[in-house]
Molecule: transfer RNA
Organism: Nanobdellota archaeon
RNA sequence: GCGCCCGUAGCUCAGCGGCGGAGCGCCGGCCUUAUAAGCCGGCGGUCCCGGGUUCAAAUCCCGGCGGGCGCA
Numbered sequence: 001g002c003g004c005c006c007g008u009a010g011c012u013c014a015g016c017g018g019c020g021g022a023g024c025g026c027c028g029g030c031c032u033u034a035u036a037a038g039c040c041g042g043c044g045g046u047c048c049c050g051g052g053u054u055c056a057a058a059u060c061c062c063g064g065c066g067g068g069c070g071c072a
Base pairs, nucleotide, nucleotide: 001071002070003069004068005067006066007065010024011023012022013021018055025043026042027041028040029039030038048064049063050062051061052060
């Protein structure tokens, strides 16, 4: 330099045009003599950035940035 893949909650990831989610975590409650486990509730997002397409974009297209793999 070229090609491919990835970027979504604090972490690991799902969601591939129509209300942004799960597990773990954190906070509160129940239970317990107490802790852990278990159960219930809650918190948490400019979906990497900019532009385009569309009635509507995390999702499709273009460019940029960052990470990974391969080739040279």